[in-house]
Context: one part of a larger RNA
RNA sequence: GGCAAUUCGUGGAUGCCUUGGCGCAUACAGGCGAUGAAGGACGUGGCACGCUGCGAUAAGCUGCGGUGAGGUGUGAGCAACCUUUGACCCGCAGAUUUCCGAAUGGGGAAACCCACUCAUCCUGAUUAUCUAGCCUAUUGGGCUAGGUAAUUGGGACUAUGAGUAUCUCGAUACUGAAUACAUAGGUUUCGAGAAGCGAACCCGGGGAACUGAAACAUCUCAGUACCUGGAGGAAAAGACAUCAACCGAGAUUCCGUUAGUAGUGGCGAGCGAACGCGGACCAGGCCAGUGCCAUCUAUUCAACUAGCAGAACGAUCUGGAAAGUUCGGCCGUAGCGGGUGACAGCCCCGUAUGCGAAAGUGAUGUGGAUGGACUCGAGUAGGGCGGGACACGUGUAAUCCUGUCUGAACAUGGGGGGACCACCCUCCAAGCCUAAAUACUCGUAUGCGACCGAUAGCGAACUAGUACCGUGAGGGAAAGGUGAAAAGCACCCCGAUGAGGGGAGUGAAACAGUACCUGAAACGGAUUGCCU
Repeated sequence: GGCAAUUCGUGGAUGCCUUGGCGCAUACAGGCGAUGAAGGACGUGGCACGCUGCGAUAAGCUGCGGUGAGGUGUGAGCAACCUUUGACCCGCAGAUUUCCGAAUGGGGAAACCCACUCAUCCUGAUUAUCUAGCCUAUUGGGCUAGGUAAUUGGGACUAUGAGUAUCUCGAUACUGAAUACAUAGGUUUCGAGAAGCGAACCCGGGGAACUGAAACAUCUCAGUACCUGGAGGAAAAGACAUCAACCGAGAUUCCGUUAGUAGUGGCGAGCGAACGCGGACCAGGCCAGUGCCAUCUAUUCAACUAGCAGAACGAUCUGGAAAGUUCGGCCGUAGCGGGUGACAGCCCCGUAUGCGAAAGUGAUGUGGAUGGACUCGAGUAGGGCGGGACACGUGUAAUCCUGUCUGAACAUGGGGGGACCACCCUCCAAGCCUAAAUACUCGUAUGCGACCGAUAGCGAACUAGUACCGUGAGGGAAAGGUGAAAAGCACCCCGAUGAGGGGAGUGAAACAGUACCUGAAACGGAUUGCCU
RNA backbone atom coordinates (compact mmCIF):
# COMPACT_ATOMS: atom_id res chain seq x y z
C1' G A 1 0.00 0.00 0.00
C1' G A 2 -4.08 -3.52 -1.51
C1' C A 3 -8.24 -6.90 -0.19
C1' A A 4 -11.78 -8.66 3.51
C1' A A 5 -14.37 -8.46 8.15
C1' U A 6 -15.53 -5.57 12.44
C1' U A 7 -16.05 -0.77 14.43
C1' C A 8 -16.08 4.68 14.83
C1' G A 9 -16.39 9.46 12.58
C1' U A 10 -18.23 12.56 8.68
C1' G A 11 -22.49 13.35 5.81
C1' G A 12 -27.82 14.05 5.66
C1' A A 13 -30.26 10.27 1.61
C1' U A 14 -34.43 7.22 3.04
C1' G A 15 -38.73 6.06 6.13
C1' C A 16 -42.43 8.24 9.20
C1' C A 17 -44.70 13.08 10.50
C1' U A 18 -47.13 18.21 9.38
C1' U A 19 -48.06 23.71 11.56
C1' G A 20 -47.85 25.09 5.12
C1' G A 21 -49.34 24.95 0.29
C1' C A 22 -52.38 23.37 -4.40
C1' G A 23 -57.12 22.47 -6.67
C1' C A 24 -62.42 22.17 -6.65
C1' A A 25 -67.57 22.83 -4.94
C1' U A 26 -71.43 25.63 -2.40
C1' A A 27 -72.99 30.07 -0.05
C1' C A 28 -71.66 35.10 0.93
C1' A A 29 -69.24 39.51 -0.37
C1' G A 30 -67.89 42.30 -4.52
C1' G A 31 -65.37 47.62 -2.74
C1' C A 32 -62.15 51.38 0.36
C1' G A 33 -61.28 57.00 0.10
C1' A A 34 -61.23 64.70 1.69
C1' U A 35 -65.48 62.12 8.32
C1' G A 36 -58.27 61.58 4.77
C1' A A 37 -57.93 55.33 1.83
C1' A A 38 -54.47 51.48 0.09
C1' G A 39 -49.51 51.46 1.68
C1' G A 40 -45.86 53.16 4.92
C1' A A 41 -42.35 56.15 8.55
C1' C A 42 -41.72 56.89 13.65
C1' G A 43 -43.21 55.65 18.20
C1' U A 44 -45.69 52.51 22.00
C1' G A 45 -44.05 47.15 27.03
C1' G A 46 -41.00 47.47 34.17
C1' C A 47 -36.63 44.97 31.87
C1' A A 48 -38.10 44.78 24.97
C1' C A 49 -34.24 42.78 19.51
C1' G A 50 -37.78 40.95 15.48
C1' C A 51 -42.98 39.75 14.53
C1' U A 52 -48.08 40.82 16.17
C1' G A 53 -51.33 44.59 18.34
C1' C A 54 -52.00 49.64 19.15
C1' G A 55 -51.29 55.49 18.38
C1' A A 56 -48.93 60.75 22.90
C1' U A 57 -55.90 57.81 25.97
C1' A A 58 -50.33 54.16 22.10
C1' A A 59 -49.94 44.88 23.39
C1' G A 60 -54.48 49.76 24.83
C1' C A 61 -59.93 53.48 26.71
C1' U A 62 -65.79 53.24 27.09
C1' G A 63 -70.75 51.04 26.66
C1' C A 64 -73.84 46.81 25.63
C1' G A 65 -74.09 41.41 25.06
C1' G A 66 -71.60 36.22 25.50
C1' U A 67 -68.62 33.17 28.72
C1' G A 68 -67.04 31.76 33.77
C1' A A 69 -61.54 31.10 36.55
C1' G A 70 -57.97 32.26 35.60
C1' G A 71 -55.03 36.34 33.28
C1' U A 72 -50.76 40.34 31.90
C1' G A 73 -49.60 38.22 22.70
C1' U A 74 -45.35 35.37 20.24
C1' G A 75 -41.94 34.72 24.82
C1' A A 76 -40.32 30.17 27.78
C1' G A 77 -37.42 34.41 32.93
C1' C A 78 -37.65 37.80 37.08
C1' A A 79 -40.39 41.62 39.20
C1' A A 80 -44.96 44.03 39.92
C1' C A 81 -50.02 43.56 39.36
C1' C A 82 -55.47 42.43 37.73
C1' U A 83 -59.55 38.97 38.85
C1' U A 84 -66.83 35.83 41.22
C1' U A 85 -67.92 43.98 43.05
C1' G A 86 -66.78 38.89 36.92
C1' A A 87 -60.59 39.78 35.10
C1' C A 88 -58.46 37.61 30.49
C1' C A 89 -61.01 36.04 26.03
C1' C A 90 -65.16 36.38 22.04
C1' G A 91 -69.14 39.51 19.35
C1' C A 92 -71.50 44.43 18.30
C1' A A 93 -71.24 49.70 18.78
C1' G A 94 -68.32 53.99 20.13
C1' A A 95 -63.79 57.15 21.66
C1' U A 96 -58.65 58.11 20.67
C1' U A 97 -56.06 57.61 16.08
C1' U A 98 -48.47 61.29 15.77
C1' C A 99 -46.18 62.09 10.67
C1' C A 100 -46.03 60.81 5.31
C1' G A 101 -49.08 59.26 1.45
C1' A A 102 -54.74 61.49 -3.72
C1' A A 103 -52.08 64.79 0.35
C1' U A 104 -55.22 69.38 -0.55
C1' G A 105 -52.05 76.49 3.21
C1' G A 106 -46.70 77.22 0.44
C1' G A 107 -42.34 74.33 -0.44
C1' G A 108 -39.82 69.58 -0.55
C1' A A 109 -34.35 65.17 -1.45
C1' A A 110 -41.95 61.08 1.32
C1' A A 111 -42.48 60.51 6.76
C1' C A 112 -39.30 67.19 6.82
C1' C A 113 -39.05 72.79 6.39
C1' C A 114 -41.72 77.55 6.33
C1' A A 115 -46.37 80.25 6.82
C1' C A 116 -50.98 83.46 7.17
C1' U A 117 -56.02 84.28 9.48
C1' C A 118 -59.33 83.47 13.60
C1' A A 119 -60.35 81.68 18.57
C1' U A 120 -58.44 80.47 23.47
C1' C A 121 -54.62 84.41 27.00
C1' C A 122 -53.45 89.75 28.98
C1' U A 123 -55.14 94.85 28.82
C1' G A 124 -58.08 99.68 27.57
C1' A A 125 -62.77 102.04 25.94
C1' U A 126 -68.20 102.19 24.80
C1' U A 127 -73.11 100.02 25.20
C1' A A 128 -76.66 96.64 27.51
C1' U A 129 -77.86 93.80 31.74
C1' C A 130 -77.39 91.27 36.73
C1' U A 131 -75.61 91.15 41.98
C1' A A 132 -73.82 93.74 46.46
C1' G A 133 -72.92 98.36 49.01
C1' C A 134 -73.36 103.73 49.51
C1' C A 135 -75.59 108.74 48.47
C1' U A 136 -80.09 111.22 47.26
C1' A A 137 -84.95 110.01 48.23
C1' U A 138 -90.14 111.49 43.79
C1' U A 139 -92.57 106.47 40.12
C1' G A 140 -86.75 107.68 39.93
C1' G A 141 -81.54 109.37 39.50
C1' G A 142 -76.18 109.09 40.67
C1' C A 143 -71.37 106.69 42.51
C1' U A 144 -68.14 102.36 43.70
C1' A A 145 -66.83 97.04 43.26
C1' G A 146 -67.64 92.37 40.84
C1' G A 147 -69.88 89.05 36.89
C1' U A 148 -71.99 88.19 31.84
C1' A A 149 -72.81 89.52 26.58
C1' A A 150 -71.89 92.55 22.20
C1' U A 151 -68.87 96.22 19.48
C1' U A 152 -64.07 98.28 19.00
C1' G A 153 -58.43 99.31 19.94
C1' G A 154 -53.66 97.47 21.65
C1' G A 155 -50.26 93.49 23.42
C1' A A 156 -48.14 88.46 23.60
C1' C A 157 -46.30 85.39 20.06
C1' U A 158 -45.17 80.82 23.94
C1' A A 159 -48.70 76.80 23.57
C1' U A 160 -53.37 74.47 21.84
C1' G A 161 -57.47 74.12 18.33
C1' A A 162 -59.85 75.38 13.68
C1' G A 163 -59.51 77.30 8.68
C1' U A 164 -56.54 78.48 4.21
C1' A A 165 -55.04 73.54 -2.66
C1' U A 166 -57.15 72.76 -7.68
C1' C A 167 -61.16 71.78 -10.96
C1' U A 168 -66.51 71.19 -12.15
C1' C A 169 -71.57 72.42 -11.18
C1' G A 170 -75.27 75.59 -8.70
C1' A A 171 -76.36 80.23 -6.26
C1' U A 172 -75.23 85.60 -4.73
C1' A A 173 -73.11 90.19 -5.77
C1' C A 174 -69.69 93.33 -8.45
C1' U A 175 -67.55 94.35 -13.00
C1' G A 176 -67.45 94.14 -18.23
C1' A A 177 -65.54 93.74 -24.84
C1' A A 178 -66.14 93.71 -30.33
C1' U A 179 -71.22 97.16 -30.04
C1' A A 180 -75.46 101.99 -28.00
C1' C A 181 -78.66 99.06 -24.59
C1' A A 182 -76.94 94.33 -23.77
C1' U A 183 -74.45 89.69 -24.08
C1' A A 184 -69.89 86.80 -23.95
C1' G A 185 -65.95 87.02 -20.62
C1' G A 186 -63.67 88.28 -15.69
C1' U A 187 -63.77 88.67 -10.19
C1' U A 188 -65.71 87.93 -4.92
C1' U A 189 -68.37 84.95 -1.45
C1' C A 190 -71.30 80.62 -0.21
C1' G A 191 -72.91 75.41 -1.05
C1' A A 192 -72.31 70.55 -3.27
C1' G A 193 -69.29 67.14 -5.90
C1' A A 194 -64.64 65.08 -7.99
C1' A A 195 -59.66 63.31 -7.29
C1' G A 196 -56.43 58.31 -5.21
C1' C A 197 -56.16 52.79 -4.43
C1' G A 198 -57.94 47.81 -5.72
C1' A A 199 -57.07 40.47 -8.31
C1' A A 200 -59.91 39.14 -12.40
C1' C A 201 -64.32 39.91 -15.15
C1' C A 202 -66.96 44.32 -18.69
C1' C A 203 -67.64 48.51 -22.40
C1' G A 204 -65.16 52.30 -25.26
C1' G A 205 -60.46 55.13 -27.72
C1' G A 206 -55.67 53.68 -29.88
C1' G A 207 -52.98 49.32 -31.48
C1' A A 208 -47.95 45.92 -32.80
C1' A A 209 -44.33 42.24 -34.02
C1' C A 210 -42.19 37.54 -33.68
C1' U A 211 -44.93 33.65 -36.00
C1' G A 212 -47.78 30.74 -40.14
C1' A A 213 -47.97 30.89 -45.36
C1' A A 214 -42.25 25.55 -45.22
C1' A A 215 -39.15 32.38 -48.79
C1' C A 216 -42.48 36.92 -49.01
C1' A A 217 -45.60 41.70 -50.09
C1' U A 218 -52.27 40.77 -49.94
C1' C A 219 -53.37 37.44 -45.96
C1' U A 220 -52.22 35.24 -40.89
C1' C A 221 -50.74 35.84 -35.80
C1' A A 222 -55.13 39.56 -34.11
C1' G A 223 -58.40 43.64 -33.11
C1' U A 224 -54.37 39.33 -29.65
C1' A A 225 -50.25 41.55 -26.47
C1' C A 226 -49.65 46.39 -24.81
C1' C A 227 -51.08 51.79 -23.77
C1' U A 228 -55.30 54.57 -22.34
C1' G A 229 -60.70 56.52 -20.71
C1' G A 230 -65.02 54.75 -17.94
C1' A A 231 -68.36 51.72 -14.97
C1' G A 232 -70.65 47.85 -12.03
C1' G A 233 -71.44 43.74 -8.77
C1' A A 234 -71.78 42.21 -12.79
C1' A A 235 -70.94 44.95 -17.45
C1' A A 236 -72.72 45.14 -22.33
C1' A A 237 -77.17 44.17 -25.17
C1' G A 238 -82.48 44.76 -25.26
C1' A A 239 -88.64 45.53 -26.64
C1' C A 240 -88.14 44.76 -34.08
C1' A A 241 -87.61 50.47 -39.81
C1' U A 242 -85.97 41.97 -36.87
C1' C A 243 -86.35 37.28 -39.23
C1' A A 244 -89.01 34.28 -42.45
C1' A A 245 -91.15 32.78 -47.13
C1' C A 246 -96.63 33.21 -49.25
C1' C A 247 -96.61 29.06 -43.80
C1' G A 248 -95.39 31.79 -40.00
C1' A A 249 -92.26 33.58 -35.64
C1' G A 250 -92.25 37.52 -31.97
C1' A A 251 -87.05 42.03 -27.05
C1' U A 252 -82.01 40.89 -25.29
C1' U A 253 -78.29 37.45 -23.24
C1' C A 254 -76.00 32.45 -22.62
C1' C A 255 -75.43 26.97 -23.84
C1' G A 256 -76.01 22.61 -27.33
C1' U A 257 -76.93 21.73 -32.44
C1' U A 258 -77.21 23.33 -37.40
C1' A A 259 -71.46 22.82 -39.03
C1' G A 260 -66.16 22.80 -40.05
C1' U A 261 -71.88 23.10 -43.53
C1' A A 262 -73.09 27.73 -46.86
C1' G A 263 -69.44 30.85 -47.99
C1' U A 264 -64.81 33.63 -48.01
C1' G A 265 -59.60 33.07 -49.42
C1' G A 266 -52.02 35.16 -53.35
C1' C A 267 -59.58 30.16 -53.91
C1' G A 268 -52.69 29.50 -50.76
C1' A A 269 -51.94 29.34 -45.51
C1' G A 270 -56.14 29.87 -43.45
C1' C A 271 -60.82 32.37 -41.82
C1' G A 272 -65.75 30.75 -41.08
C1' A A 273 -71.45 32.21 -40.35
C1' A A 274 -76.87 32.41 -40.47
C1' C A 275 -82.03 30.51 -40.88
C1' G A 276 -84.10 26.59 -38.20
C1' C A 277 -84.29 23.15 -33.90
C1' G A 278 -83.41 21.81 -28.51
C1' G A 279 -82.53 24.11 -23.69
C1' A A 280 -81.29 28.16 -19.44
C1' C A 281 -84.04 32.50 -18.15
C1' C A 282 -88.28 35.09 -19.15
C1' A A 283 -90.95 41.48 -18.48
C1' G A 284 -91.93 44.94 -20.33
C1' G A 285 -92.25 50.28 -19.89
C1' C A 286 -91.82 55.97 -20.62
C1' C A 287 -91.80 61.15 -23.32
C1' A A 288 -97.07 66.96 -18.95
C1' G A 289 -98.92 61.77 -15.44
C1' U A 290 -104.79 58.34 -10.75
C1' G A 291 -98.92 56.45 -14.59
C1' C A 292 -93.31 55.35 -15.00
C1' C A 293 -88.21 55.69 -13.28
C1' A A 294 -84.48 56.99 -9.63
C1' U A 295 -83.00 58.39 -4.72
C1' C A 296 -83.93 58.93 0.46
C1' U A 297 -86.58 57.46 4.77
C1' A A 298 -89.70 54.40 8.21
C1' U A 299 -91.21 49.48 9.05
C1' U A 300 -91.31 43.77 8.54
C1' C A 301 -89.48 38.27 8.45
C1' A A 302 -85.63 34.69 7.64
C1' A A 303 -80.46 34.67 7.91
C1' C A 304 -75.51 36.37 9.46
C1' U A 305 -72.00 38.70 13.10
C1' A A 306 -70.45 35.81 20.16
C1' G A 307 -72.56 31.28 22.14
C1' C A 308 -75.60 26.95 24.95
C1' A A 309 -77.41 21.86 25.97
C1' G A 310 -75.81 17.32 24.06
C1' A A 311 -76.12 9.61 25.05
C1' A A 312 -73.08 5.47 26.57
C1' C A 313 -67.29 1.32 30.44
C1' G A 314 -65.27 -1.36 33.74
C1' A A 315 -61.82 -5.14 35.09
C1' U A 316 -57.54 -8.30 33.47
C1' C A 317 -52.55 -9.25 30.94
C1' U A 318 -48.18 -7.11 28.48
C1' G A 319 -45.82 -2.56 28.81
C1' G A 320 -42.40 3.37 30.75
C1' A A 321 -47.39 4.54 29.42
C1' A A 322 -53.34 1.14 27.18
C1' A A 323 -56.76 3.52 23.46
C1' G A 324 -53.67 -2.91 22.34
C1' U A 325 -54.92 -8.51 24.49
C1' U A 326 -58.65 -11.29 27.17
C1' C A 327 -63.48 -11.17 29.80
C1' G A 328 -68.08 -9.02 30.62
C1' G A 329 -71.33 -4.56 29.46
C1' C A 330 -73.68 0.03 27.36
C1' C A 331 -75.24 4.32 23.86
C1' G A 332 -76.57 5.41 19.02
C1' U A 333 -81.39 10.88 14.87
C1' A A 334 -74.29 10.82 17.72
C1' G A 335 -69.38 4.49 14.71
C1' C A 336 -67.49 12.47 10.59
C1' G A 337 -62.98 14.22 12.65
C1' G A 338 -59.15 15.66 16.19
C1' G A 339 -56.60 14.97 20.97
C1' U A 340 -55.07 12.04 25.11
C1' G A 341 -47.70 8.47 27.24
C1' A A 342 -49.13 2.61 21.23
C1' C A 343 -54.72 1.65 17.63
C1' A A 344 -60.73 4.97 22.13
C1' G A 345 -68.47 5.13 19.54
C1' C A 346 -68.88 5.12 25.60
C1' C A 347 -61.61 9.76 28.82
C1' C A 348 -61.52 15.13 26.53
C1' C A 349 -63.00 18.54 22.41
C1' G A 350 -66.64 17.49 19.43
C1' U A 351 -70.44 14.96 16.13
C1' A A 352 -76.47 13.84 15.24
C1' U A 353 -80.27 16.77 17.06
C1' G A 354 -82.35 20.96 19.46
C1' C A 355 -81.88 26.08 21.30
C1' G A 356 -79.89 31.35 21.45
C1' A A 357 -78.91 38.26 20.47
C1' A A 358 -78.81 44.00 24.34
C1' A A 359 -76.25 45.87 19.51
C1' G A 360 -75.19 45.93 14.18
C1' U A 361 -76.05 44.14 8.91
C1' G A 362 -80.32 42.68 6.35
C1' A A 363 -82.81 40.32 -0.07
C1' U A 364 -88.06 40.94 -0.67
C1' G A 365 -92.74 43.27 0.62
C1' U A 366 -95.51 47.73 2.51
C1' G A 367 -96.08 53.15 3.76
C1' G A 368 -94.17 58.21 3.12
C1' A A 369 -91.10 62.19 1.01
C1' U A 370 -88.11 64.38 -2.82
C1' G A 371 -86.43 64.66 -7.70
C1' G A 372 -86.39 63.39 -13.13
C1' A A 373 -88.13 62.59 -18.11
C1' C A 374 -90.36 68.82 -22.27
C1' U A 375 -94.89 64.62 -26.64
C1' C A 376 -92.77 60.20 -31.82
C1' G A 377 -87.41 61.96 -33.21
C1' A A 378 -83.67 66.47 -40.47
C1' G A 379 -78.40 68.37 -41.73
C1' U A 380 -81.55 62.70 -40.41
C1' A A 381 -82.45 58.52 -44.32
C1' G A 382 -80.23 58.18 -48.96
C1' G A 383 -76.18 59.51 -52.64
C1' G A 384 -70.62 60.69 -54.47
C1' C A 385 -65.33 60.04 -52.86
C1' G A 386 -62.01 57.61 -48.98
C1' G A 387 -61.89 54.13 -45.08
C1' G A 388 -63.74 50.67 -41.38
C1' A A 389 -67.26 46.66 -39.43
C1' C A 390 -70.11 42.55 -40.97
C1' A A 391 -67.63 34.74 -41.53
C1' C A 392 -67.78 38.02 -46.59
C1' G A 393 -59.94 40.33 -48.71
C1' U A 394 -64.35 45.37 -53.83
C1' G A 395 -66.21 41.39 -55.41
C1' U A 396 -72.62 40.82 -58.67
C1' A A 397 -71.72 43.16 -52.59
C1' A A 398 -76.79 43.91 -50.20
C1' U A 399 -76.60 45.49 -44.65
C1' C A 400 -74.14 48.70 -40.56
C1' C A 401 -70.56 53.01 -38.99
C1' U A 402 -68.59 57.72 -40.93
C1' G A 403 -63.73 61.72 -42.43
C1' U A 404 -65.40 64.89 -46.55
C1' C A 405 -69.02 66.97 -50.27
C1' U A 406 -74.16 66.77 -50.67
C1' G A 407 -79.12 65.81 -49.39
C1' A A 408 -85.26 63.64 -49.24
C1' A A 409 -90.32 62.07 -48.12
C1' C A 410 -93.73 63.07 -43.90
C1' A A 411 -98.36 57.18 -43.08
C1' U A 412 -101.86 59.22 -49.95
C1' G A 413 -95.28 58.29 -46.50
C1' G A 414 -90.80 55.44 -45.41
C1' G A 415 -87.19 50.96 -44.51
C1' G A 416 -86.03 45.74 -45.53
C1' G A 417 -86.47 40.87 -47.99
C1' G A 418 -77.78 40.02 -50.37
C1' A A 419 -76.58 44.12 -57.29
C1' C A 420 -81.03 46.06 -59.56
C1' C A 421 -86.57 46.34 -61.24
C1' A A 422 -91.84 44.81 -60.73
C1' C A 423 -95.40 42.28 -57.78
C1' C A 424 -95.99 40.38 -53.02
C1' C A 425 -94.75 39.90 -47.83
C1' U A 426 -93.02 42.29 -43.55
C1' C A 427 -91.63 46.20 -40.30
C1' C A 428 -91.82 51.76 -38.71
C1' A A 429 -85.11 54.50 -38.22
C1' A A 430 -83.04 59.12 -36.99
C1' G A 431 -85.54 59.73 -28.30
C1' C A 432 -84.93 57.18 -23.29
C1' C A 433 -85.06 53.16 -19.36
C1' U A 434 -85.17 47.94 -18.16
C1' A A 435 -84.54 42.39 -13.69
C1' A A 436 -83.16 37.12 -14.74
C1' A A 437 -80.51 33.41 -17.35
C1' U A 438 -74.10 35.00 -18.55
C1' A A 439 -68.37 36.44 -17.04
C1' C A 440 -64.77 36.80 -12.92
C1' U A 441 -62.52 35.95 -7.66
C1' C A 442 -58.26 40.35 -4.20
C1' G A 443 -61.54 38.20 -0.31
C1' U A 444 -65.10 35.61 3.94
C1' A A 445 -67.32 30.85 5.72
C1' U A 446 -67.93 25.64 5.25
C1' G A 447 -66.77 21.10 3.00
C1' C A 448 -64.09 17.86 -0.18
C1' G A 449 -59.54 15.65 -2.91
C1' A A 450 -57.03 7.91 -6.70
C1' C A 451 -53.43 16.63 -4.89
C1' C A 452 -47.89 17.64 -2.47
C1' G A 453 -45.39 16.07 1.97
C1' A A 454 -39.72 19.98 3.24
C1' U A 455 -34.63 19.52 -3.70
C1' A A 456 -42.07 18.23 -3.19
C1' G A 457 -46.22 21.69 -2.39
C1' C A 458 -46.94 28.92 -3.25
C1' G A 459 -40.75 32.15 -4.16
C1' A A 460 -42.04 31.75 1.19
C1' A A 461 -44.53 25.22 6.67
C1' C A 462 -39.02 28.89 10.00
C1' U A 463 -37.32 36.73 11.31
C1' A A 464 -39.86 35.65 3.33
C1' G A 465 -40.70 39.13 -0.87
C1' U A 466 -36.80 38.45 4.56
C1' A A 467 -31.19 38.02 4.09
C1' C A 468 -28.39 39.11 -0.05
C1' C A 469 -27.33 41.22 -5.28
C1' G A 470 -28.16 45.62 -8.52
C1' U A 471 -27.33 53.19 -9.48
C1' G A 472 -32.16 51.58 -10.91
C1' A A 473 -36.21 49.03 -13.16
C1' G A 474 -35.58 44.51 -11.05
C1' G A 475 -33.65 39.75 -9.32
C1' G A 476 -34.15 36.77 -5.06
C1' A A 477 -32.47 32.35 -1.55
C1' A A 478 -31.12 28.77 2.21
C1' A A 479 -33.34 27.29 6.56
C1' G A 480 -38.97 21.99 9.62
C1' G A 481 -38.71 17.23 13.52
C1' U A 482 -35.12 16.03 21.57
C1' G A 483 -38.72 13.67 24.70
C1' A A 484 -45.07 11.35 26.59
C1' A A 485 -43.43 15.18 29.94
C1' A A 486 -37.64 19.59 30.35
C1' A A 487 -37.86 15.42 33.97
C1' G A 488 -32.81 20.17 29.38
C1' C A 489 -27.73 16.33 33.27
C1' A A 490 -27.86 18.52 41.02
C1' C A 491 -22.99 16.92 42.63
C1' C A 492 -17.72 15.09 41.64
C1' C A 493 -13.24 14.70 38.29
C1' C A 494 -9.61 16.18 33.89
C1' G A 495 -9.02 20.90 31.49
C1' A A 496 -7.43 27.64 31.19
C1' U A 497 -12.99 29.95 36.47
C1' G A 498 -12.38 27.20 28.50
C1' A A 499 -13.96 24.05 24.42
C1' G A 500 -14.61 19.16 24.99
C1' G A 501 -14.86 14.83 27.79
C1' G A 502 -15.29 10.97 32.12
C1' G A 503 -18.46 9.53 36.35
C1' A A 504 -23.19 10.27 38.91
C1' G A 505 -28.36 11.31 38.16
C1' U A 506 -33.28 11.85 34.82
C1' G A 507 -35.70 8.99 31.31
C1' A A 508 -38.62 3.27 28.23
C1' A A 509 -34.36 4.91 25.51
C1' A A 510 -28.91 9.79 26.28
C1' C A 511 -25.39 6.06 20.00
C1' A A 512 -32.99 10.74 22.26
C1' G A 513 -28.07 15.82 25.41
C1' U A 514 -30.77 21.19 22.55
C1' A A 515 -24.46 20.37 16.52
C1' C A 516 -30.79 16.49 19.52
C1' C A 517 -36.28 10.95 15.36
C1' U A 518 -34.55 7.43 11.70
C1' G A 519 -29.28 8.03 10.16
C1' A A 520 -28.02 5.19 3.44
C1' A A 521 -23.77 6.35 0.09
C1' A A 522 -19.49 9.03 -1.36
C1' C A 523 -15.26 10.37 2.03
C1' G A 524 -11.79 9.75 6.55
C1' G A 525 -9.79 6.80 10.54
C1' A A 526 -9.01 2.47 14.08
C1' U A 527 -8.61 -2.99 15.13
C1' U A 528 -7.93 -7.97 13.31
C1' G A 529 -6.65 -11.44 9.32
C1' C A 530 -4.34 -12.37 4.53
C1' C A 531 -1.10 -10.56 0.48
C1' U A 532 2.96 -7.46 -1.25
Predicted 3D model of a 532-nucleotide part of an RNA (large-subunit ribosomal RNA, domain I) from Sphingomonas adhaesiva.
The coordinates come from a structure-prediction model, not an experiment, and the mean pLDDT is 83.
The sequence was found in a public genome assembly.